Description: This is a predicted structure of a 355-nucleotide part of an RNA (large-subunit ribosomal RNA, domain IV) from uncultured delta proteobacterium HF0070_10I02. Rfam family: Bacterial large subunit ribosomal RNA. Its family is annotated with structural constituent of ribosome and ribosome in the Gene Ontology. The full RNA is in RNAcentral, with records from SILVA. The source organism's lineage runs through Bacteria, delta/epsilon subdivisions and Deltaproteobacteria. Its mean pLDDT, the model's own confidence on a scale to 100, is 88.
Context: one part of a larger RNA
RNA sequence: CUCGGGUUAAGGAAUUAGGCAAAUUAGCACCGUAACUUCGGGAUAAGGUGUGCCCCAAGUAAGUGAAGAGACUUGCUCUCGGAGCUGAGUGGGGUUGCAACAAAGCAGCGGUAGCGACUGUUUACCAAAAACACAGGACUCUGCUAAGCCGUAAGGCGAUGUAUAGGGUCUGACGCCUGCCCGGUGCCGGAAGGUUAAGAGGCGCUGUUAGGAUUCGUCCGAAGCAGCAAAUUGAAGCCCCGGUAAACGGCGGCCGUAACUAUAACGGUCCUAAGGUAGCGAAAUUCCUUGUCGGGUAAGUUCCGACCUGCACGAAUGGCGUAACGACUUCCGCACUGUCUCGACCCGAGACUCA
Numbered sequence: 001c002u003c004g005g006g007u008u009a010a011g012g013a014a015u016u017a018g019g020c021a022a023a024u025u026a027g028c029a030c031c032g033u034a035a036c037u038u039c040g041g042g043a044u045a046a047g048g049u050g051u052g053c054c055c056c057a058a059g060u061a062a063g064u065g066a067a068g069a070g071a072c073u074u075g076c077u078c079u080c081g082g083a084g085c086u087g088a089g090u091g092g093g094g095u096u097g098c099a100a101c102a103a104a105g106c107a108g109c110g111g112u113a114g115c116g117a118c119u120g121u122u123u124a125c126c127a128a129a130a131a132c133a134c135a136g137g138a139c140u141c142u143g144c145u146a147a148g149c150c151g152u153a154a155g156g157c158g159a160u161g162u163a164u165a166g167g168g169u170c171u172g173a174c175g176c177c178u179g180c181c182c183g184g185u186g187c188c189g190g191a192a193g194g195u196u197a198a199g200a201g202g203c204g205c206u207g208u209u210a211g212g213a214u215u216c217g218u219c220c221g222a223a224g225c226a227g228c229a230a231a232u233u234g235a236a237g238c239c240c241c242g243g244u245a246a247a248c249g250g251c252g253g254c255c256g257u258a259a260c261u262a263u264a265a266c267g268g269u270c271c272u273a274a275g276g277u278a279g280c281g282a283a284a285u286u287c288c289u290u291g292u293c294g295g296g297u298a299a300g301u302u303c304c305g306a307c308c309u310g311c312a313c314g315a316a317u318g319g320c321g322u323a324a325c326g327a328c329u330u331c332c333g334c335a336c337u338g339u340c341u342c343g344a345c346c347c348g349a350g351a352c353u354c355a
Base pairs, nucleotide, nucleotide: 001350002349003348004347005346006345007344008343010341011340014339019336027051028050029049030048031047036041038173052095053094054093055092056091057090062086063085064084068080069079070078071077072075096100108334109333110332111331113329114328115326116325120132121131136171137170138169139168140167141166142165148157149156150155174321175320176319177318179251180250181249184248185247186244187243188242189241190240193239194238195237199233200232204228205227206226207225208224211220212219213218252270253269254268255267256266279313280310291307292306293305294304295303
């Protein structure tokens, strides 16, 4: 010096990203206990007092219940009876010690805000959380050989269930609520018209040639057999017409205006499918920004309360609240301390030296 323990004057978080670590608290009994609240909680809230041993009231209260006596229904009966044994708690007095739950073991507490309702679950070996789940809510599919899923199939799960059931998706207790937009995409419905495949259809054309013609080179050419093939017909889909946002999603700009100024309830204009409602707001979201004001501090980029100029909140990709809960996150206070001022000492294990 490193590691593991112990003690420490005065101060007491000045340390530090942060009270990390350590210290404090601690049992039992009694007294007492706030805001808030879903009336259950919060709560062991907080904050106090007592605590060993001996004597006395007094072997007391209480428990247990023998002998004995009586009654009759003669029983492992009932009633009376109180011996013996066990034995708190309380009051008074005394006594030892630094200290009496003397050891061990055994909560530090309070306030503010954020997030998540809660108990749970998770990255086996760097993350336990605000992430996942959750009860509750909603949409949607599914009429039973259900939908959906596994399998080539047989078959199986769903389910020996039957819409108060089962599957999928989103949200996430509870309270108050959940606005506008269907133009785009998706889904559902519609079927008049347009487009449209194979198939049907076969106008027409081509090849071949019995025959005919011939200038003997060749030309024409029925039927049949082949090949190509126009019109016409032809479903879903798409176009089209509607619906649907707790479907995917979206929710404006410029200019002017009031008797100080400022601001604009008001007006004009352009665009849109519609232009963000309630609530919240420098926020887990605010760039400018340490915004401005107030609080807390001697001093506060954090924190709390407001304001609203929301770069770029906003309503089940849920909005705003919320008691209880949290090894979550933020800020403050009380207590406490070697975290620190600032070190020191002791015990042990290493390192180091020697063997």